[in-house]
RNA sequence: GGGGGUGUAGUUCAGUGGUAAAGCGUUCGCUUCGCAUGUGAAAAGCCCGGGGUUCGAUCUCCCGCACCUCCA
Numbered sequence: 001g002g003g004g005g006u007g008u009a010g011u012u013c014a015g016u017g018g019u020a021a022a023g024c025g026u027u028c029g030c031u032u033c034g035c036a037u038g039u040g041a042a043a044a045g046c047c048c049g050g051g052g053u054u055c056g057a058u059c060u061c062c063c064g065c066a067c068c069u070c071c072a
Stems, first nucleotide, its partner, number of pairs: 001071007010024003018055001026042005048064005
């Protein structure tokens, strides 16, 4: 320098053109003498940035950024 992939909650990740789900974690309640376990609830993300297409973009297209990987 060129090709490919990834970017979504604190973390690991799912997802589909109609403002997003789950595990772990966190907080609160129940259970216990207390802890753990179990169980119920809640908070937490408008999806890497910008632009285009569309009535509408996390999803499609373009550019850029970061990381991973292959080639040289």
Predicted 3D model of a 72-nucleotide RNA (transfer RNA) from Uloborus diversus. The source organism's lineage runs through Eukaryota, Ecdysozoa, Araneomorphae, Uloboridae and Uloborus. RNAcentral holds the sequence, with entries from Ensembl Metazoa. Its Rfam family is "tRNA". By type it is a transfer RNA.